Fluoride riboswitch aptamer (crcB RNA motif) from a Gammaproteobacteria bacterium, 60 nucleotides, folded computationally. Its Rfam family is "Fluoride riboswitch aptamer (crcB RNA motif)". Rfam 15.1 lists 2,293 matches to the family in 1,982 species. Gene Ontology terms of the family: positive regulation of gene expression and response to fluoride. The source organism's lineage runs through Bacteria, Pseudomonadati, Pseudomonadota and Gammaproteobacteria. The coordinates come from a structure-prediction model, not an experiment, and the mean pLDDT is 77.

Formats: sequence, structure tokens, C1' cells
RNA sequence: ACUGAGUAAGGGGAUGGAGUCCCCCGAAAUCGCUGCAAAGCUGAUGACUCCUGCCGUGUG
Repeated sequence: ACUGAGUAAGGGGAUGGAGUCCCCCGAAAUCGCUGCAAAGCUGAUGACUCCUGCCGUGUG
């Protein structure tokens, strides 16, 4: 450099993992909120349950 094949029973849902359910996407779905700025606020979930991490309180 040329030729051929493969590249979605997959992926995503504001910070980790697993299960179930729901919704969304086909290179998109997705990438929180307030504030001119400075700065500030909530949450490990889309929802439920569990684990891990973080925060607060109490006891040993």
C1' cells in the first nucleotide's frame, strides 16, 4: 500500500458493585441544581433490595 472478514443477544439513565423491574438510544441515549460572577447545595438507585465507601448520632 492492497484485499478480505469482524466490529449491537449491545449501550445509556449526575460518583462503586450485584439482582429485579421500568424507561431511553442505534453513534446516539448520557454528562445534577442555584448564581452575572464569586460561590453554594442534594445524592453512591431511573425505582426497589443488598454490599462497599462517605456523613451524623448513641453504646461497648